[in-house]
RNA sequence: GACUCAUCAAGAGCGAUGGAGGGACUGGCCCGAUGAAAUCGCAGCAACCACUGACGAAGGUCAAAAUGGUGCUAAAUCCUGAAGGCGUAUGCCUGCGAGAUGAGAA
Repeated sequence: GACUCAUCAAGAGCGAUGGAGGGACUGGCCCGAUGAAAUCGCAGCAACCACUGACGAAGGUCAAAAUGGUGCUAAAUCCUGAAGGCGUAUGCCUGCGAGAUGAGAA
C1' cells in the first nucleotide's frame, strides 16, 4: 500500500523548542505573529484491543477504567463531492464514494 469488519453530531490542553504555515484531497469556509506545522514534556478524554467483574450452554451482552497496546484533545470526518427525495427559495434529508481510527486476515 491493497482486502474484511466496526465506528465517526459526545468528550478532552497547557508548557518548552520552533518560526509560517495548517484544517487529507476538490471547491468553500475557517484557524494562525495574541505564534501555524513539527518535535519533546506533563496532563487529560475515550473505551477499539488486551486485562478485570457480572450474566449466558455458547456466539456474545453489559459494566469498569487501575494496568498494558493504539487513538484522540478548534469547528459534525468543519461543510462539500456520485445518485436520489423534499422545499417557491436560502436550504433540509437519505446516503455512495473518499478519508480517519481500531481489530483481523494474506

Notes
Model confidence (mean pLDDT): 83 of 100. This is a predicted structure of a 106-nucleotide RNA (SAM riboswitch aptamer (S box leader)). It was read from a public genome assembly, where an Rfam model found it. The model forms 97% of the base pairs in the Rfam consensus.